[in-house]
RNA sequence: CUUCGAUAAAGACAAACCCAAUGUGAAUUGGGGACGUAAAGCCCGGGGCCUUAAUCGGUAGAUUGCGUAAGCAUUUUGAUUAAGGCGGCCUGGUUGCCGAA
Repeated sequence: CUUCGAUAAAGACAAACCCAAUGUGAAUUGGGGACGUAAAGCCCGGGGCCUUAAUCGGUAGAUUGCGUAAGCAUUUUGAUUAAGGCGGCCUGGUUGCCGAA
């Protein structure tokens, strides 16, 4: 120096939940809190998930209302595009503490 990660040492971050604020929303920020994390530091590079809007599709499934039933109407599930969010979803790049094996 590279790889690696310990019943080590010094530290760091902060899930769920609660309060306040922002946002149409996903979510974010601050405080409390601590599930956990060897990068749970940083960067939307690759993928994935989520939100909003528009367009297309569709009567195949589900919800609701009416109806004896047939059926009708409404909402939603799907695809594409655009704009956002999630890096504690995976991967990639980059920087960093310590040094047992």

Predicted 3D model of a 101-nucleotide RNA (c-di-GMP-I riboswitch aptamer) from Anaerolinea thermophila. It matches the Rfam family "c-di-GMP-I riboswitch aptamer". Rfam links the family to the GO term cyclic-di-GMP binding. The coordinates come from a structure-prediction model, not an experiment, and the mean pLDDT is 77. Taxonomically the source falls in Anaerolinea (Bacteria, Chloroflexota, Anaerolineae, Anaerolineaceae).